About this RNA
The prediction has a mean pLDDT of 78. Predicted 3D model of a 106-nucleotide RNA (c-di-GMP-I riboswitch aptamer) from Candidatus Dadabacteria bacterium UBA2774. Rfam family: c-di-GMP-I riboswitch aptamer. Gene Ontology term of the family: cyclic-di-GMP binding.
[in-house]
RNA sequence: CACCGAUAAGGGCAACCCAUUUGAAAGGAUGGCACGCAAAGUCAUGGGCUUAACCUCCGUAUGAUCCUCUACAUGAUCGAUGGAGUAAGGCGGCCAGACUGCCGAA
Repeated sequence: CACCGAUAAGGGCAACCCAUUUGAAAGGAUGGCACGCAAAGUCAUGGGCUUAACCUCCGUAUGAUCCUCUACAUGAUCGAUGGAGUAAGGCGGCCAGACUGCCGAA
């Protein structure tokens, strides 16, 4: 110096849950707690996972308006509602990759 990682020393982080808050949601922030972590430090670059507001498509019911009409039906647009797809939203405590870093027993 590199690999490596102690029942070492001094420190560090903080899952779940709870409270408040934010967001359409997934999720995030702050505080408490302590399951764990030697990169649980930084970066969404690749894979994976997750959500689907907007948008697109397909239905349902049939509300409003318009065209036509004696009237209904048909048709068009908008709205309501169900489903599918989609990341430009997320997860770094899922795995890689890049960069950086404390300590030193075997």